Notes: Model confidence (mean pLDDT): 86 of 100. Small-subunit ribosomal RNA from an uncultured bacterium, 1405 nucleotides, folded computationally. The sequence is in RNAcentral, with records from Greengenes.
């Protein structure tokens, strides 16, 4: 002193969290010592036992028990004297249960229950009072009587305890007498006061007192006793002030407020009584409820504040509850009495006993609180003359980590950085960690021996000084410690006996391994776990804090988040709908006057401890002592600036006259015209109305539609405005009448008279309520028609309250400027309404008031506001305090009723907001693009078949692609093989690589047999090493270790699909903005294009586009064979077949050509634009290659590589068979067709890609043919290939056919180990389905669609109707962007941001 967390991301408003202190605490893990402090916060529950109040014998009678003495008898020892025991006498002496008498017992100790009160706390008063013991002054004690209790008798009673008689004392009692400076009265007099009075002096009358003991021969001394006066301490009253919640408590009060006379009390008073008289509190909160003891002071806090009141120290209350007096100086009395009541105990059932909120202690209640402890040794209190007694006050000891402080668990060295544990990028490193071991060394606390305190001051004796003669002081002797053999000292022994809790995702310090797998759990908020978790559980290592450390509760803080200090309300929660105003608040110049507020000094108080600052005691601290000092309150002395407050005076706020203008300002009366329905008639004739479209309605009994003439009732067209008026709500035809208010300008009057404004009154839109009216039009409800999946809506046709008039409720609104009212002051421009003045004269100046627009400063989260504040200030009022529950519920008020006011809690989120900002989206908007639609051309969806897919079925049908962007896709070749699937069979360092040890030799190669499905075992013969000797090479055992098409494309590399060949995506550095972010990249014009030009806070630049490449299309130069052949020769049935020849064509390397250059024309410029010009080609010629930032957790872990999981005689690997080719179906992508632009058969032409030697092919023979056999060419511009469609001639005649070829039979060919499952291809016959194909749909803009064929990859072969390629012939149609789909810009809205396939709301479950 901050911090999380609302959002994609920003400001900001707001509420929740948290980090700190504290605590009489609890709880958990833990736990060595000491000193100081503390320990029932709950049941003011109820208690067992023991102790907490006595003492005094120097008041007294008296003798129960001790103790001593004396007498007597007995008994034993002894001769006795005596000693000793018992026993009875005798109060003789110390003493003393009981009792009578004093003095205590009202203190001291415990609680908080009640109380909201003069109980408390401050400051005054008492001239209206009391005060035992102490102190102090004066004064006095003379005489007498009479009981009584113990005790003794007697009596009842279980008992507690009562009764009755009889004796007796006293410092118990009680008369007399003395007695004032007392008290009462009454007379005179003097001061004194604010006073009913007080004080003081003199006289008079009345009235009241005492108690003795001790001690000593005694003298006398000592304690006491009475009266009176004074003090001192202690209470009593009485008063100001000051310290809660609730107004959802607004009114209380009958002795109640006074007065008079009493009574009564220590004393004043309605305290009480009688009489009068009606007052008294109360919004400055009476009354009533609810809750509390207050305080000093304690926690916090920078302070104001907020909370809180346990120990300590003051008051108060109160003692089982409630009630009462009694004694007494004091009580309404904790261990006293009565009385009631509730409980427990006792009992003979008659009756009686008892109060732990004392100290221990029990139970009980609770999360939770100690010992039935020791001493009167110090303090202190009662009593006493004293000694001396009581004394759970009090000291002191035990239990308790329950606090606060202090101290300790050791210190120094020590690296092979030891084993061991974790971690990794693992031969090696890192980290526990100088930690350990080891070596020196130190001993505090604890242990063990030993010494050993302070707290003691006093009391009594003796005997001494002073003086006020019983106190004080000095001095000797005696006596007394609970704590405690403690505190301290001194000495041994030994590192010896002493470390834990919480945490480690963020905030908050401090991180990896494993485990789990939205499970188990964690969480203070956020949030975390759905197979690589720093967030759960362990582990290691890290932080923090330490005899503790967490946790939970609670205060305060942070929270300026209840805002005096020190906040807010345009839109985040907040301005009352608006006015009038009472009380309150607050108020304009100038003088005087007094001093209430104020401000200063000085005095009294603020108790002590607390607190602070210095000092100081305990070894030090905590803790303790000693000086200082402190708010407020009250006195008084001053002082006069500001506020009040009295008086005087003044004009500028305010107000009134007097003139002017101007307006839908309100009230009332009457007038007016169009429209609208209606109603009576005429004219007319079939529809009319209504909608997106309809259809209910109306209509032939004449509507609609027109004219004429009535009715009636409601609003007033144009002016009309961004205008006026008004407080707000609201006001609009035109007249007249009443009246409101505001405004200018005059400066005559008044002389602060003003501002706000809680309660209160008053007005307040529409609807709404009563009661009377009126009621043309709209028009809730309410019919009906549609609309719809419904359609209790929106559209239509009706149609009733109600719209209107009166008079009354009623009291709200998005009743708004979402902006309270007054008042002052703070640049400016413009415009509009109504006025004065000025030079009157122009579109002018000045000034006022009212309205609206833009902007400086300045405010604002910002968006905005800005002289009409949302600026700068001042009064006042009103309202706010997170969200939801809720403007509900209850309660009062109000109403006739709807209903209005006022207005919570539970319980529940962690955020609900507000402004701006990227960017998606919008059945918004603008602008532009694409075979995107439209215009065409051809297909697909119907059939057969092919091929893929989904399903299904199977021992298997391997996996993988799934909208677009999976589905003739991985497959560019599944009979074995591939193959990863299934079924059997083997094999285990394995098929295949590769280290290391230890044997062993070759391994290997041909050939043959033998079992077996084969793999692979077995046998036989031949044949076979190198070497520098270290060994290289195999094999076989062991072992490290391979192997995986097993899983995670959501862990990833690389690769790809797509959006897209879409025009866009960024950056730097200025610059604007509080921030996210904007500019830039907008804007205008143009482009295919973010291409370009111009404009501009911007300038620049990257990545895309273009262009650089490749291939076509034209030319030119180079070379030319296997191409070519024009020119010369030579040959053939023929042929560029020769020989030649570089001309052409082409091959193929280099250049060239296009570039809006050129010409009109439009345009600033970029560019556009033309039947232009010239060119092969023209305006990017055409086509490929190229794919930005990204986007879709888009595909692939089975191409391939790779993390981490798993398998390890099997999920590895060999083999034989089988399957991926199934088939009731469904989809995609093709192939053939349905025919005559055609089929069938003849004939006869023209290509380019590009392959080729395990191979392509040709010629010849065979074979209907697929093919075979021989012979030939070519590793290729050298050899080989019939192109087809087209084009001629025949035929077919519109039919399921001479269209169509599925399927099926049968008979061959080939390829291969091998065509059953499961090739292909010939020939013969057989010869389906199909007659152009429902909704819907797919492709293409030119050498393309369409249609013909030809060729390569893959390949033994092929299931290719697939893919790529390549040429042949060879169209049509684009008005156009309104619309569908996709896409780029720019703008708006937005509660959306995994981004409309979003978000969200209600019903059910």
């Nucleotide at each position: 002193a901050g911090a999380g967390g609302u959002u994609g991301a920003u400001c900001c408003u707001g509420g929740c969290u948290c980090a700190g202190g504290a605590u009489g605490a609890a709880c958990g893990c833990u736990a060595g010592c000491g000193a100081c402090a503390g320990g029932c916060u709950u049941a003011a529950c109820a208690c067992a036992u023991g102790c907490a109040a006595g003492u005094c014998g120097a008041g007294g009678g008296g003798c129960a028990g001790c103790g001593g003495g004396g007498c007597g008898c007995u008994g034993a020892g002894g001769c006795a004297a005596c000693u000793c025991a018992g026993c009875g006498c005798c109060g003789c002496c110390g003493g003393c249960g009981a009792c009578c008498g004093g003095c205590g017992c009202a203190c001291g100790g415990g609680u908080g229950a009640g109380u909201a009160a003069c109980a408390c706390g401050u400051a005054u008063g008492c001239a209206a009072c009391c005060u035992g013991c102490c102190c102090c002054c004066g004064g006095c004690a003379g005489g007498g009587g009479g009981a009584u209790a113990a005790c003794c008798c007697g009596g009842a009673g279980a008992a507690a305890u009562c009764c009755g008689g009889c004796c007796u004392a006293a410092u118990a009692u009680c008369c007399c007498a003395u007695g004032a400076c007392g008290c009462g009265c009454c007379c005179a007099g003097a001061g004194g006061a604010c006073a009913u009075c007080c004080u003081c002096c003199g006289g008079g009358c009345g009235c009241c007192a005492a108690a003795g003991g001790a001690g000593g021969c005694g003298a006398c001394u000592c304690c006491g006793g009475c009266c009176g006066g004074g003090g001192c301490u202690g209470g009593g009253c009485a008063u100001g002030c000051g310290g809660c919640g609730c107004a959802u408590u607004a009114g209380c009060c009958a002795g109640u407020u006074g007065g008079c006379g009493g009574g009564g009390c220590a004393a004043c008073g309605g305290c009480c009584c009688a009489c009068c008289a009606a007052g008294g509190c109360g919004a400055c909160g009476a009354u009533g409820c609810g809750u509390a003891g207050g305080g000093g002071u304690u926690c916090u806090g920078a302070g104001a504040g907020g909370a809180a009141g346990g120990u300590c120290c003051c008051c108060c209350a109160c003692a089982u509850u409630g009630g009462a007096a009694c004694u007494g100086a004091g009580a309404c009395a904790c261990g006293g009495u009565c009385c009631a009541a509730a409980c427990u105990c006792c009992u003979a059932c008659g009756g009686g006993a008892g109060g732990c909120a004392g100290c221990a202690g029990u139970g009980a209640g609770g999360a939770a609180u100690a010992u039935u402890g020791g001493u009167c040794a110090a303090u202190g209190g009662c009593c006493g003359c004293a000694a001396g007694g009581c004394u759970g006050a009090a000291c002191c000891a035990g239990c308790c980590a329950a606090g606060u402080c202090g101290c300790g668990u050791g210190a120094a060295g020590g690296a092979c950085g030891a084993a061991g544990g974790c971690c990794c990028u693992a031969c090696g490193g890192g980290u526990c960690g100088u930690a350990a071991a080891c070596u020196u060394c130190u001993u505090u606390u604890g242990c063990c021996g030993g010494g050993g305190a302070g707290c003691a001051a006093g009391c009594c004796c003796c005997a001494c000084c002073a003086c006020g003669c019983g106190u004080g002081g000095a001095g000797g002797g005696g006596c007394c410690g609970a704590g405690a053999g403690u505190a301290c000292c001194c000495g041994g022994a030994g590192a010896a006996a002493a470390a834990g809790c919480a945490u480690c995702g963020g905030c908050u310090a401090a991180c990896u391994c494993c485990g789990u797998g939205c499970c188990a759990g964690c969480a203070g908020c956020c949030g975390c776990g759905g197979u690589a978790a720093u967030a759960c559980g362990g582990a290691g290592g890290a932080u923090g804090c330490a005899a503790g450390c967490g946790u939970u509760a609670u205060c305060c803080g942070g929270a300026u988040u209840u805002a005096u200090u020190g906040g807010g309300u345009u839109u985040a929660a907040a301005g009352g709908g608006a006015g009038c105003g009472c009380a309150g608040g607050c108020g304009g110049g100038a003088g005087a006057g007094a001093a209430a507020g104020c401000c200063a000094g000085c005095c009294g108080u603020c108790a002590a401890a607390u607190g602070u600052g210095c000092c100081a005691g305990c070894u030090c601290a905590a803790c303790u002592g000693g000086c200082g000092c402190u708010c407020g309150c009250g006195g008084u002395u001053g002082g006069a600036a500001c506020u009040g407050u009295u008086c005087u005076u003044c004009u500028u706020g305010g107000g009134u006259g007097c003139a002017c203008a101007a307006g839908a300002g309100g009230g009332a009366g009457g007038c007016g015209g169009a429209a609208u329905u209606c109603g009576u008639g005429g004219u007319g004739u079939a529809g009319c109305g209504g909608u997106g479209a309809a259809a209910u309605g109306c209509a032939u009994a004449g509507a609609u539609a027109u004219c004429a003439c009535g009715a009636a009732g409601a609003a007033c067209u144009c002016c009309g405005a961004u205008u006026g008026c008004g407080a707000a709500g609201g006001c609009a035809g035109c007249c007249u009448c009443c009246u409101g208010g505001g405004g200018u300008g005059u400066u005559a009057c008044c002389g602060a008279c003003g501002c706000u404004c809680a309660u209160g009154c008053u007005c307040g839109a529409a609807g709404g309520c009563g009661c009377g009216g009126g009621u043309a039009u709209c028009a809730a409800a309410c019919a009906g028609g549609a609309u719809u999946a419904g359609a209790u809506a929106c559209c239509c046709u009706g149609g009733u309250a109600g719209u209107c008039c009166g008079c009354g409720c009623a009291g709200u609104a998005a009743a708004c400027g979402a902006u309270g009212a007054g008042u002052g002051c703070u640049c400016g421009c413009g415009g509009u309404g109504c006025g004065u003045c000025c030079c009157u004269u122009g579109u002018g100046g000045a000034u006022a008031c009212a309205c609206c627009g833009c902007c400086a400063a300045g405010c604002g989260a910002a968006a905005g506001c800005g002289u009409u504040a949302a600026g700068c200030a001042c009064u006042c009022c009103a309202c706010c305090u997170g969200g939801g529950g809720a403007g509900u519920a209850c309660g009062c008020c109000g109403g006739c009723a709807a209903c209005g006011g006022u207005g919570a809690a539970a319980c529940u989120c962690a955020a609900a907001g507000g402004a701006a900002u990227u960017g998606a989206c919008g059945g918004g908007g603008g602008c532009c693009c694409g075979c995107a639609c439209a215009a065409g051309c051809g297909g697909a969806g119907g059939a057969a078949c092919a091929u893929g897919u989904g399903g299904u079925u199977u021992a298997a049908u391997u996996c993988g692609a799934u909208g677009a962007u999976a589905c003739g896709c991985g497959a560019g070749g599944a009979a074995c093989c591939u193959u990863a699937c299934c079924c059997g069979g083997g094999c285990u360092u394995g098929a295949a690589a590769u280290g290391u040890g230890a044997c062993a030799g070759a391994c290997g190669g041909c050939a043959g047999g033998c079992a077996g499905a084969g793999a692979c075992g077995c046998c036989u013969g031949c044949u076979u090493c190198c070497u520098u000797c270290a060994g290289g090479c195999u094999g076989u055992c062991a072992u490290g270790u391979a192997g995986g098409u097993g899983c995670u494309g959501c862990a990833u590399g690389g690769u790809u699909g797509u959006c897209g060949u879409c025009a866009g995506c960024u950056c730097g550095u200025g610059c604007c903005g509080u921030g996210a972010g904007g500019u830039g990249u907008u804007g205008g014009c143009u482009u295919a294009a973010g291409u370009g030009c111009c404009a501009u806070a911007a300038c620049g630049a990257g990545c895309g586009c273009a262009a650089c490449c490749c291939u076509u299309u034209c030319c030119g130069c180079c070379g030319g064979u296997u191409a070519c052949c024009a020119u010369c020769a030579g040959g053939u049935u023929a042929u560029g077949c020769u020989g030649g020849g570089g001309a052409c064509u082409c091959c193929g390397g280099c250049g060239g050509c296009a570039c809006u250059g050129c010409c009109g024309c439009c345009g600033c410029a970029a560019g556009g634009c033309g039947u232009g010009a010239g060119g092969a080609a023209g305006g990017u010629g055409g086509g490929g290659a190229u794919g930005a930032c990204g986007u879709c957790a888009a595909a692939u872990c089975a191409g391939c590589a790779c993390g981490g999981c798993c398998c390890u005689u099997a999920c590895g690997u060999c083999c034989g068979g089988g399957g991926c080719c199934a088939c009731a179906c469904a989809c995609g992508u093709g192939u053939u067709a349905c025919a005559a632009u055609g089929g069938g058969g003849g004939g006869c032409a023209c290509a380019g890609c590009g392959a080729g030697u395990u191979g392509g092919c040709g010629g010849c023979c065979g074979g209907u043919g697929a093919c075979g056999g021989c012979c030939g060419u070519c590793g290729g511009a050298u050899c080989a290939a019939c192109a087809a469609a087209u084009c001629c001639c025949c035929u077919c005649c519109c039919a399921g056919u001479u269209c169509g070829g599925a399927u099926c039979g049968g008979a061959g060919c080939c390829u291969g180990c091998a065509a059953c499952c499961c090739g292909g291809c010939u020939c013969c016959g057989u010869g389906a389905a199909g007659c152009u194909g429902g909704a819907u749909u797919c492709g293409c803009u030119a050498g393309u669609a369409a249609u013909c064929g030809c060729g390569c990859a893959u390949c033994a072969g092929c299931c290719a109707u697939g893919g790529c390629g390549c040429g042949g012939u060879g169209a049509a149609u684009a008005c156009g962007u309104u619309c569908c789909c996709g896409g780029g810009c720019c703008u708006u809205g937005c509660a959306c941001u995994c981004a409309c396939c979003g978000c969200c709301c209600g019903u059910c479950a």